[in-house]
RNA sequence: CGAGGCGAUCGGACGGUCGCGCGCUCGCUCCCGCAUCGGGGACCGAGCGUGAGGAAAGUCCGAGCUCCGCAGCGCAGGGUGGCGGGUAACACCCGUCCGCCGUGAGGCGAGGACGAGUGCCACAGUGACGAUGCCGGCCGCUCGGCCGGAGUGAAACGCGGCAAACUCCACCCGGAGCAAGGCCAAGUAGGAGGGCGCAACCCGGCGCUUCGGUGCCGGGGGAUGAGGUAGCGCUGCCCAGCCCUCGGGUCGGCCGCUCGAGCCGUCGGGUAACCGGCGGCCUAGAUGGAUGACCGUCGCCGCGCCGUCGGGCGCGGUACAGAACUCGGCUUACAGAUCGCGCUCGCUGG
Numbered sequence: 001c002g003a004g005g006c007g008a009u010c011g012g013a014c015g016g017u018c019g020c021g022c023g024c025u026c027g028c029u030c031c032c033g034c035a036u037c038g039g040g041g042a043c044c045g046a047g048c049g050u051g052a053g054g055a056a057a058g059u060c061c062g063a064g065c066u067c068c069g070c071a072g073c074g075c076a077g078g079g080u081g082g083c084g085g086g087u088a089a090c091a092c093c094c095g096u097c098c099g100c101c102g103u104g105a106g107g108c109g110a111g112g113a114c115g116a117g118u119g120c121c122a123c124a125g126u127g128a129c130g131a132u133g134c135c136g137g138c139c140g141c142u143c144g145g146c147c148g149g150a151g152u153g154a155a156a157c158g159c160g161g162c163a164a165a166c167u168c169c170a171c172c173c174g175g176a177g178c179a180a181g182g183c184c185a186a187g188u189a190g191g192a193g194g195g196c197g198c199a200a201c202c203c204g205g206c207g208c209u210u211c212g213g214u215g216c217c218g219g220g221g222g223a224u225g226a227g228g229u230a231g232c233g234c235u236g237c238c239c240a241g242c243c244c245u246c247g248g249g250u251c252g253g254c255c256g257c258u259c260g261a262g263c264c265g266u267c268g269g270g271u272a273a274c275c276g277g278c279g280g281c282c283u284a285g286a287u288g289g290a291u292g293a294c295c296g297u298c299g300c301c302g303c304g305c306c307g308u309c310g311g312g313c314g315c316g317g318u319a320c321a322g323a324a325c326u327c328g329g330c331u332u333a334c335a336g337a338u339c340g341c342g343c344u345c346g347c348u349g350g
Base pairs, nucleotide, nucleotide: 001346002345003344004343005341006340007339008338009337010336012298013297014296015295016294017293018292020051021050022049023048024047025046026045027044029042030041031040032039053320057331058330060329061328062327063326064325065177066176067175068174069237070236071235072234073233074232075231077173078172079171080170081169082096083095084094085093086092097111098109099108100107101106112168113167117166118165119162120161121160134149135148136147137146138145139144181255182254183253184252191246192245193244194243195242196241201220202219203218204217205216206215207214208213228238262281263280264279265278266277267276268275269274299318300317301316302315303314304313305312306311
């Protein structure tokens, strides 16, 4: 100097004019309540603060959270697969062993079991599971059997290969999901037709009756348990109502909804992932869905021209892409720019 490897960051900026969403504060007017004092809400105006991502994407994993009444066991189903560590957890991350790729720094991982069983091995070759054409030897001397050679092939009476083939083994996992789930208001049809339950006993009502009794409904009673997890079964506790079909109403508002397993800096521990201490910061919460439009200047990249080699002029471009409960990952997309590494290889010089 060139080419790589690993890790990280930015991904347009500034000014002006107007226009948006949310939060807080103040003010005018109005409403509710109080009236002994608060206070709450609506419209409008002003001020301050704040307003998309590293992937917001895919919906592939894991959770927080909500609900299924609670819990235990099993089956089905699913996941992982050397060993150790990290984490709330994971199929993620770190370290390490082994294997493969690369000159190398590094990268990838399909990493338990083929002697439990079933299955597959194209083409070539006679033949790829109990499968054998040709030649030779031995036995039999009829069929046939055994051994060897040549030949094909990755592999030929193999104790082969494949489990990212089914499967077996070990460990792990309830289910459904913010369209979860709550509250308020409003409205229809307190609709119609059915089924399974509520022990014995007592009371009341309405029926039927062959006058023996018996049916239904309601109340008491107490204890039988229908039904009670968004896969199935069993057990225990809890629990008196639980379901099916048809039809009708509600397309309204509020909460959930943003302070987090949060971010930044620093010190310590650890090979690392990461953990701990101290200090600082608050950064969207929409709901047909907000952050935009215009003007000017500049940045970066590419091409062309000029050059006094500081640079100037002109033209064009400026990536992937938009939150919708939140977070930890993985995967995919991405114009261009920058930084770091007691990392690698090559060339040259000392």

A computed fold for a 350-nucleotide RNA from a Chloroflexota bacterium, annotated as Bacterial RNase P class A.
The sequence was found by an Rfam model in a public genome assembly.
Its Rfam family is "Bacterial RNase P class A". Its family is annotated with dimeric ribonuclease P complex, ribonuclease P activity and tRNA processing in the Gene Ontology.
The prediction has a mean pLDDT of 78.
NCBI's taxonomy places the organism under Bacteria, Bacillati, Chloroflexota.